Predicted 3D model of a 265-nucleotide RNA (Bacterial large signal recognition particle RNA) from a Chloroflexota bacterium. It matches the Rfam family "Bacterial large signal recognition particle RNA". Gene Ontology terms of the family: signal recognition particle, plasma membrane targeting and SRP-dependent cotranslational protein targeting to membrane, signal sequence recognition. The family's RNA type in Rfam is non-coding RNA gene. The prediction has a mean pLDDT of 76. Taxonomically the source falls in Chloroflexota (Bacteria, Bacillati).
RNA sequence: UCGUGCUAGACGGGGAGCUAGCGGUGCCCUGUACCCGCAAUCCGCUAUAGCGGGGUUGAAUUCCCGCUCGAGGUCAUGGCACCGCAGGGACUGCCCUUGAUAAGUAGCGAUGAUAAUCGGGCCCUGCGCGGCGGGGCGCUACGAAUCCCGUCAGGUCCGGAAGGAAGCAGCGGUAAGUGGUCAGCCUCGGGCGCCGCAGGCAAACCUGAUUGGAGCUGGCUGUCAAGAGUAAGCCUACGGGCCAGGAUCGACAGCGGGUGCACGA
Numbered sequence: 001u002c003g004u005g006c007u008a009g010a011c012g013g014g015g016a017g018c019u020a021g022c023g024g025u026g027c028c029c030u031g032u033a034c035c036c037g038c039a040a041u042c043c044g045c046u047a048u049a050g051c052g053g054g055g056u057u058g059a060a061u062u063c064c065c066g067c068u069c070g071a072g073g074u075c076a077u078g079g080c081a082c083c084g085c086a087g088g089g090a091c092u093g094c095c096c097u098u099g100a101u102a103a104g105u106a107g108c109g110a111u112g113a114u115a116a117u118c119g120g121g122c123c124c125u126g127c128g129c130g131g132c133g134g135g136g137c138g139c140u141a142c143g144a145a146u147c148c149c150g151u152c153a154g155g156u157c158c159g160g161a162a163g164g165a166a167g168c169a170g171c172g173g174u175a176a177g178u179g180g181u182c183a184g185c186c187u188c189g190g191g192c193g194c195c196g197c198a199g200g201c202a203a204a205c206c207u208g209a210u211u212g213g214a215g216c217u218g219g220c221u222g223u224c225a226a227g228a229g230u231a232a233g234c235c236u237a238c239g240g241g242c243c244a245g246g247a248u249c250g251a252c253a254g255c256g257g258g259u260g261c262a263c264g265a
Stems, first nucleotide, its partner, number of pairs: 001265006009057003012030004020046005034054005063258006072249004077244004082240003086236003091233002093230002096227006103221003106217003115211007123200006129193002132189006138181005148173004156165003
């Protein structure tokens, strides 16, 4: 130096999280690099840090170390006029209610505003009138076997006769009572009155007349004040996102270096 066969080793790695710590299952990033069993209310280990079993490869492009690069992840800080969520309600905004004002508008007004005077109504009381309702009187109908009246057929009684008496039925009227009527009279009553006379109230409203001569109303918009609400702006806290640099871990890739054993030629 070459050949053959072994062994160490390799057959993915990393981040966050969990853990006393180390790995794994799970999540994420890279990447393609064996199989089976265990495993997040976890599984297995102990700084020599997955456990158990099997297979392939095997001292080098594949193993180990260092450097460079750097996907990606994590952490602190600072900034943003971004997004979400929670809370607040003295400020601005917005909505509603009330009051004032009368700038605009609208309406009324010289066919006369506001105002003043007088009168009236509305309101209360008394009296009167009317009407309504009730009752009574009046009018009318029915209405008494007898204890109402009149007339009393027949019949009865007294009488010698003349003539008298009582009196049923019937008829007529009437009392108590039962109905009807209300043009009339009396009486009682009332949240009855486009009625009358007085008195009261004296504030509001309406109305008529007179005086007088230009405003009046406050419907809508506006302005001001007060009250209540809302939470768009605002303040605070948290989370997310973006930007800036910093720290930390770091796959893949590149470069360089290092590294066995046995036999034979």